[in-house]
RNA sequence: GCUUGAUAAUGGCAAACCGCUCGAAAGAGCGGGACGCAAAGCCGACGGCCUAACCUCUUGCUUCCGGCGAGAAUAUGGCGGCAGGGCUGCCGAG
Numbered sequence: 001g002c003u004u005g006a007u008a009a010u011g012g013c014a015a016a017c018c019g020c021u022c023g024a025a026a027g028a029g030c031g032g033g034a035c036g037c038a039a040a041g042c043c044g045a046c047g048g049c050c051u052a053a054c055c056u057c058u059u060g061c062u063u064c065c066g067g068c069g070a071g072a073a074u075a076u077g078g079c080g081g082c083a084g085g086g087c088u089g090c091c092g093a094g
Base pairs, nucleotide, nucleotide: 002094003093004092005091012037013036017032018031019030020029021028022027035081041087042086043085047082048079049078050077056072057071058070059069060068061067062066
């Protein structure tokens, strides 16, 4: 340097759930908590997935240049613990 994760060690992260906060929601932050993770470290939304506030369209009601409700579509909002990608890295084995 390359390949690899059987065994072992030092450590690390932290799903669900609960509390508080933020958010329209999806979800996020902090604390608790551990299902798991050898990159579940960092970067990044091309694919995939989630949500739909605003805008737009349709429609109903109405006191009709307006207001309210319902529906459709939509990311500019999110998910990296969905897969792939880029960069870096501990220990062991070959």